The prediction has a mean pLDDT of 80. Predicted 3D model of a 122-nucleotide RNA (c-di-AMP riboswitch aptamer (ydaO/yuaA leader)) from a soil metagenome.
RNA sequence: CGCCGAAUCGCCCACCAGGGGCGAACCGGGGAACCACGGCACGUGGGGUGAAUCCGCACGCGCGGUAGGGGUCGUUCCGCCCCGAACCCGUCAGCUAACCCGGUAGGCGGCCGAUGGGAGGA
Numbered sequence: 001c002g003c004c005g006a007a008u009c010g011c012c013c014a015c016c017a018g019g020g021g022c023g024a025a026c027c028g029g030g031g032a033a034c035c036a037c038g039g040c041a042c043g044u045g046g047g048g049u050g051a052a053u054c055c056g057c058a059c060g061c062g063c064g065g066u067a068g069g070g071g072u073c074g075u076u077c078c079g080c081c082c083c084g085a086a087c088c089c090g091u092c093a094g095c096u097a098a099c100c101c102g103g104u105a106g107g108c109g110g111c112c113g114a115u116g117g118g119a120g121g122a
Base pairs, nucleotide, nucleotide: 001109002108003107004106008024009023010022011021012020013019025104026103027102028101029100030099035094045092046089047088048087049086054065055064056063057062068083069082070081071080072079075119076118077117078116
């Protein structure tokens, strides 16, 4: 100076250090009517955040693809380059006005360089 992501900004108290709180903004969850969902039991139950689902082959757990997602330093199109995870709730939750409850982490790249091209803008 940028990137993924909601994860930024301001204020107060305290303070060797450590810490505690408030507001804005952004994000997520719960929660009527109406609508939707046949019910019960079993259970490998069910549900949530997220782009991260699904298929095939191997079974030496890896490979190939894929729904979907990101980057390319103003925007957009083309082209090109990547990701396609992980975790949480705990038998429980459809949607959902009022209302209620939470989060504001973590990780990475670059140093005039950002492959390039078209269009528009500033």